[in-house]
Molecule: RNase P RNA; transfer RNA
Organism: Acidobacteriota bacterium
């Protein structure tokens, strides 16, 4: 100097004029609405997608059990929790720094592997090789074989040697695989040694099995106030029952087991109560929830790290048809043209400056993003 | 905020229990007819919304993104 890898931060600044929302103080003025002055505050790293997890609220309990369904899936740790994060193990990619993995089980069982190919899993002989018999000398038949060739994504271990009629783990060495042991590690695993049969394809983002986990609904949750209409009408069920768990069972909890009349004493009719279904009507208003948080910054300690512990300081939107905007000037950054100047820097002109806005809150994931800055590392070239 | 669904030829839709994409209408040409329509024959046209992954192979299975559609309030 070039190419690359990982991480962190900023993402316009200043001034002037007018305008907006909320809170506090003072003054003025109203039936109500309000006005003026002063002070402080007023969108994000993703506020986005709504993919996960929770806090919080209500359902009496969220109790026990079963089923269905869903989620996660190497190990250890962090966290309120997570499908998140950190560190490691194994596998894969890259020269490397580094990056990727939906990473339990195929010997619990059932499926699928099209076409091609002889044959796709308790599989197999098309060509070929070897032996024997016959031969019209082209070949035919029988037996053996799976090393070579072909087909295919994949063909029942790989390389080398010996052996054989020709071959084959048939035998041997090394690798691979299985089992056992030792050492190291919290562990996933790693290393070493011994023995062994040389055999047990792939696929679970196929059904499934195993381990662990999961109550439901969600701020349009929920609490309160006010107004208006028709607390209207019909049907079903219930009296030692109904409802609540929304699938089932147990436990538990709540409401009730009623009134009048008639009666042939079997019951009937009407009203009330509880639960459910439907028709019809009214209203679409206001207050709270609504911001102090698993909060932020700095310092010290512990830890490889994610993070944890302690101390000090700080308070930072709460709108509700939805507030923080508009104009002007200067500066900053980027691109192009061109001039001076010649490691490089400066002036002028023109154009541009990203993604994009809270709506209960927080921890993550995913997606979008013009440009700028910083730190550490890898590879290559050149100079000293 | 919550739950559910759709996207395939110019148009309307199948295919989605993974084996390499179909039907009808439309369009083009020919036949028939004086001409047109009907009818008959032949042809035509697709990166299956976009990207990534699993697999030998994906319209189909999984993940992410984009666009569109439907339902869900209170009183009594």
């Nucleotide at each position: 100097c070039a190419a690359g890898u990982a991480g962190a931060g900023c993402g316009g600044g200043c001034g002037a004029u007018c305008g907006c929302c909320g809170c506090c103080c003072g003054c003025c003025g109203u039936c109500a609405c309000g006005g003026c002055g002063g002070g402080g505050g007023g969108a994000g790293g993703a506020a986005a997608g709504u993919c996960c997890g929770a806090a919080c609220a209500c359902c009496a309990u969220a109790g026990g059990g079963c089923g269905a369904g869903c989620g996660u899936g190497c190990u250890u740790c962090c966290u309120a929790a997570c499908g998140g994060g950190a560190a490691g193990g194994g596998g894969g990619g890259g020269u490397a720094a580094c990056c990727c993995c939906a990473c339990g089980g195929a010997a619990a069982g059932u499926g699928c592997c099209a076409c091609a190919g002889a044959a796709a899993a308790c599989a197999a002989a098309c060509c070929g090789c070897c032996c024997g018999u016959c031969u019209u000398c082209g070949g035919a038949c029988g037996g053996g074989u799976a090393a070579g060739g072909g087909u295919g994504a994949a063909a029942c271990g790989g390389u080398g040697g010996g052996g054989u009629a020709a071959g084959a783990g048939c035998c041997c060495a090394c690798c691979g695989c299985u089992u056992c042991g030792a050492u190291g590690g919290u562990g996933a695993c790693a290393u070493c040694g011994a023995a062994g049969g040389c055999a047990c394809g792939g696929u679970a983002a196929a059904c499934c099995c195993c381990a662990c986990g999961c109550g439901g609904u969600g701020c349009a949750a929920g609490a309160c106030c006010a107004a208006a209409u028709a607390g209207g009408c019909u049907c079903c069920a219930c009296a030692a029952g109904g409802g609540u768990c929304g699938g089932c069972c147990c436990g538990g909890c709540c409401c009730g087991u009623u009134c009048a009349c008639c009666u042939u004493c079997g019951g009937g009719u009407g009203g009330g109560g509880u639960g459910g279904a439907g028709c019809g009507g009214g209203u679409a208003g206001g207050u709270c929830g609504c911001u102090c948080g698993a909060g932020a910054a700095c310092c010290g300690g512990g830890g490889u790290g994610a993070c944890c512990c302690g101390g000090u300081u700080c308070c930072u939107a709460g709108a509700u048809g939805a507030a923080u905007g508009a104009u002007c000037g200067c500066c900053g950054c980027c691109c192009g043209c061109c001039c001076c100047c010649u490691c490089g820097g400066g002036a002028g002109c023109g154009g541009g400056c990203a993604c994009a806005g809270a709506a209960u809150u927080c921890g993550g994931c995913u997606u979008a993003c013009a440009g700028c800055u910083c730190u550490a590392c890898u590879u290559g070239g050149c100079c000293g | 905020g919550u739950g559910g669904g759709u996207a395939u030829a110019g148009c309307u839709c199948a295919g989605c229990u993974g084996g390499u994409a179909g039907a009808g209408c439309g369009c083009u040409g020919g036949a028939u007819u004086g001409u047109g329509g009907u009818u008959c024959c032949a042809g035509u046209g697709g990166c299956c919304g976009a990207g990534g992954g699993u697999u030998c192979g994906a319209a189909u299975c999984c993940c992410u993104c984009u666009a569109c559609c439907c339902a869900c309030c209170c009183c009594a």